[in-house]
Molecule: SAM riboswitch aptamer (S box leader)
Organism: Chloroflexota bacterium
RNA sequence: GUCUCAUCGAGAGCGGCGGAGGGACCCGGCCCUACGAAGCCCGGCAACCGGUCGCAUGCAACGGCCUCACGGCCCAUGCGAUACGGUGCCAAGUCCGGCAGACCGAUCAGGUCGGUCUGGGAGAUGAGCA
Numbered sequence: 001g002u003c004u005c006a007u008c009g010a011g012a013g014c015g016g017c018g019g020a021g022g023g024a025c026c027c028g029g030c031c032c033u034a035c036g037a038a039g040c041c042c043g044g045c046a047a048c049c050g051g052u053c054g055c056a057u058g059c060a061a062c063g064g065c066c067u068c069a070c071g072g073c074c075c076a077u078g079c080g081a082u083a084c085g086g087u088g089c090c091a092a093g094u095c096c097g098g099c100a101g102a103c104c105g106a107u108c109a110g111g112u113c114g115g116u117c118u119g120g121g122a123g124a125u126g127a128g129c130a
Stems, first nucleotide, its partner, number of pairs: 001129001003128006013042001015041003021032003026098004043090003048086003051082008063074004094122001099119009
């Protein structure tokens, strides 16, 4: 980063420093916060990538190497474990809505408002690419 893919309703502290703000941006809501915000440290959560370990498979004519053979080693893929390394994360669904559609309800009509759901937009994190 006008790029690609995956994920985004689960999980995570009555700790220390710190002192007023915070929930990405804009608008509208709604919240959190001196029973202390942001930030930093510690702690924790998860398991995206790598590592390690285990199991399975090798998929039309039987993956590769070694062995007379039993079997061993390696490789690939899948699943599981671990949490060693690289990130990430630790109020509320990505706190909710802003755009489009379907359905439901309210309102005298055009229309407006509210609700539910689906999709989109924007965004976040990882992996990759440039």